[in-house]
This record gives sequence, C1' cells and structure tokens, in this order.
RNA sequence: GCCGUUGUAGCUCAGCCGGUAGAGCAACUCCAUGGUAAGGAGUAGGUCAUCGGUUCAAAUCCGAUCAACGGCU
Repeated sequence: GCCGUUGUAGCUCAGCCGGUAGAGCAACUCCAUGGUAAGGAGUAGGUCAUCGGUUCAAAUCCGAUCAACGGCU
C1' cells in the first nucleotide's frame, strides 16, 4: 500500500434480505427473612463508531473516515 471481518445498554452479545432496538449479567427499587445470601417482581440505562447519500421510512442499503483484529505484498 491492497483486501476482508468487526464496531449496538456499564460488560458479553442478539437483531440476516429496510418498518421506529432486545436478552443475559451488572446497577437501582420493592417483596420475602429476626438478619444476610440465594430467590421473586419491577425500574432505569442506547443520538446503533463518525460524517454524508438513497428512501415516505436506515442499526440494516451505498460512499468516505476512524478504531480493533486478520490476510496479502
């Protein structure tokens, strides 16, 4: 220098062919217990890496950039 994969909640990851984002763990509240742990119920938490484009509508499609990893030279 060229190519590929990945980037989504605090962490680990779903979300596959466009239709307004979810799980587990963690956090917080409540229940329960004489008390703690375990357990049960609930709440909050996301400008979907960044910018632009297509579209009525983009996490999803297209382009560029950034970062991590891998391959080739």